[in-house]
Context: one part of a larger RNA
Molecule: small-subunit ribosomal RNA, central domain
Organism: uncultured bacterium
RNA sequence: CUGGGCGUAAAGGGCGCGUAGGUGGCUAGAUUAGUCGGGUGUGAAAGCCCCGGGCUUAACUCGGGAAUUGCAUUCGAUACUGUCUGGCUAGAGUGCAGUAGAGGGAAGCGGAAUUCCGGGUGUAGCGGUGAAAUGCGUAGAUAUCCGGAGGAACACCAGUGGCGAAGGCGGCUUCCUGGACUGACACUGACACUGAGGCGCGAAAGCGUGGGGAGCAAACAGGAUUAGAUACCCUGGUAGUCCACGCCCUAAACGAUGAGAACUAGCCGUUGGGGGUGUUAGAAACCUUUAGUGGCGCAGCUAACGCGAUAAGUUCUCCGCCUGGGGAGUACGGCCGCAAGGUUAAAACUC
Numbered sequence: 001c002u003g004g005g006c007g008u009a010a011a012g013g014g015c016g017c018g019u020a021g022g023u024g025g026c027u028a029g030a031u032u033a034g035u036c037g038g039g040u041g042u043g044a045a046a047g048c049c050c051c052g053g054g055c056u057u058a059a060c061u062c063g064g065g066a067a068u069u070g071c072a073u074u075c076g077a078u079a080c081u082g083u084c085u086g087g088c089u090a091g092a093g094u095g096c097a098g099u100a101g102a103g104g105g106a107a108g109c110g111g112a113a114u115u116c117c118g119g120g121u122g123u124a125g126c127g128g129u130g131a132a133a134u135g136c137g138u139a140g141a142u143a144u145c146c147g148g149a150g151g152a153a154c155a156c157c158a159g160u161g162g163c164g165a166a167g168g169c170g171g172c173u174u175c176c177u178g179g180a181c182u183g184a185c186a187c188u189g190a191c192a193c194u195g196a197g198g199c200g201c202g203a204a205a206g207c208g209u210g211g212g213g214a215g216c217a218a219a220c221a222g223g224a225u226u227a228g229a230u231a232c233c234c235u236g237g238u239a240g241u242c243c244a245c246g247c248c249c250u251a252a253a254c255g256a257u258g259a260g261a262a263c264u265a266g267c268c269g270u271u272g273g274g275g276g277u278g279u280u281a282g283a284a285a286c287c288u289u290u291a292g293u294g295g296c297g298c299a300g301c302u303a304a305c306g307c308g309a310u311a312a313g314u315u316c317u318c319c320g321c322c323u324g325g326g327g328a329g330u331a332c333g334g335c336c337g338c339a340a341g342g343u344u345a346a347a348a349c350u351c
Stems, first nucleotide, its partner, number of pairs: 003323004007305002012319001014201004021194003025088007033081002035077008049065006091191001092188004096183004103177007110154001115149007125136002162169002206247006215241002220236004258318006266296012300307002324351003333344004
């Protein structure tokens, strides 16, 4: 290299948009570039291979053949691929009318609770633990009632429920805005799929500047525990957690399962639509059809576990990735970053 693979053994890029490239529906005609066949020329000789000859044999050597899988040219074939021209509607998209939703952004509002402050009642404890102590409290705490301040998060509803490409999204109202699904018709007419680079998004922690700070809480302090206790438990407590703007770009970023398409038994649940039966009407219930989301399960697959129309089954297209363990996701160099660091990514050596 030919290969074999990627749920758990090494291996799916965190996710999207999209450039080049790769791949691409039905049909008619043209062309003959790819493709296929024939001819001609060329493909030096020697060598290799086959047949025969010559040295007593062989090595060696001579003759003939084959081969030289290529290139050029010419004649022909036209199914497939390409190219060009025309047509189509089953892929894709647009319009119209609806539906559901924690999808995103901004502004405003609400109640419960914690803490703090002021006032009232009230008196000796409170708090905390396995037990305690540190701590708080006669300068009046804890408890309780009223009032106020402020920040953060939104109980119940709530659901293998919903939405989103992923990260993720949950009080209420308004404004702006993305996507999905459903129905019947009309329109465009392959406009599609994938996607190296590239661009954008990307939990938490962390960083910069300025705010904010109730609760919680790395660090830190104290009290316990212990042989010790730089911990687990307790009392405190600062960054941070929150907001604005700008960075960082990682993760068990997980379904540890890339995207798109087609095909392949059934059964049960659930969410959003459509149609039908049903009903006086509506509802329930039932049948059916779609788009999701779950539980079983046949065939098949799998090393097994398991997967099984949401495939890990049967196939096609495109991308990413793997190739024994350690060294190492490290060093060096490049690029990026304010830094922390990220990304790309070896070798010696060793088993």